[in-house]
Order: sequence, then C1' cells, then structure tokens
RNA sequence: AUCGAAAAAAGCAAACCUGUCGUGAGACAGGGACGCAAAGCCACGGAUCUCGAACCCACCCACGGCGUUGGCCGCUGGGUCGAGACUGCCGGGUUGCCGAAA
Repeated sequence: AUCGAAAAAAGCAAACCUGUCGUGAGACAGGGACGCAAAGCCACGGAUCUCGAACCCACCCACGGCGUUGGCCGCUGGGUCGAGACUGCCGGGUUGCCGAAA
C1' cells in the first nucleotide's frame, strides 16, 4: 500500500413522524435506526427524478383530428433541449480513523 476482523475506539443515519423552506424532485432542524469502512467532501461522467410557453421556425417518434395526395392542425405521452434535484444508484477525483488475517 492492498485489504477489512463475530477486534477496539470514534462516527454517519434509510423508512417513518413533527416543524420550516421549495411549484416540484427535494432540502434543513429535531425525533428515529434499516443499514454504512469512506453512508467524509466534490454534481465531473452515466443512470434516475422534477420543472419549463422551449413562443424569436424548436425538432423527432407515438397518438388524435382534417385532407384524394404532398401535407396541415391539436395538444396528450415519450425523447431531445434548457434549468434544477439526487453521491444511501454506478463510476471518477480528493482527504481520512483503527490494524487481526492474508
């Protein structure tokens, strides 16, 4: 250094409840412990989630309506896009307590 013990010490705190804040995802504080060896810190990549009138020509797919056709319209859902949330989803960066075995 890797690693992580039926070890020791210290630590964090899911769900849920209460209060406050936010349109929302969520956040903070108190209570509470399912868990955690980085469940310390950083939204850097991906995933997931929220919001958006994104109108200046938005675009694509599905859906519905109109039309003989090319096509046009609607606004519903999904994607893209924009702005956010989340690190206790997976990676990355960075710092760190303890020391059995290997």
The prediction has a mean pLDDT of 76. This is a predicted structure of a 102-nucleotide RNA (c-di-GMP-I-GGC riboswitch aptamer) from a Caldilineales bacterium. Its Rfam family is "c-di-GMP-I-GGC riboswitch aptamer". Gene Ontology term of the family: cyclic-di-GMP binding. The source organism's lineage runs through Bacteria, Bacillati, Chloroflexota, Caldilineae and Caldilineales.